The prediction has a mean pLDDT of 80. This is a predicted structure of a 74-nucleotide RNA (transfer RNA) from a Phycisphaerae bacterium.
RNA sequence: GGGCGCUUAGCUCAGUUGGCUAGAGCAACUCGUUUACACCGAGUAGGUCACUGGUUCGAGUCCAGUAGCGCCCA
Numbered sequence: 001g002g003g004c005g006c007u008u009a010g011c012u013c014a015g016u017u018g019g020c021u022a023g024a025g026c027a028a029c030u031c032g033u034u035u036a037c038a039c040c041g042a043g044u045a046g047g048u049c050a051c052u053g054g055u056u057c058g059a060g061u062c063c064a065g066u067a068g069c070g071c072c073c074a
Base pairs, nucleotide, nucleotide: 001073002072003071004070005069006068007067010026011025012024013023019057028044029043030042031041032040050066051065052064053063054062
């Protein structure tokens, strides 16, 4: 330098053919339970879907570019 893949909550990851207000587990916090802690039960909060632009009535999803990470080739 070229090709391919990935980027979604603090962490690990889902998200179907483009169509409801974007989800799960763990973690955090609150309440219950306990003498207390843990476990357990119930709940709450937490998101620029990497960034910019485009297509579309509508984009996490499609297209282009940029950035980061990984693999392969030279």

It was read from a public genome assembly.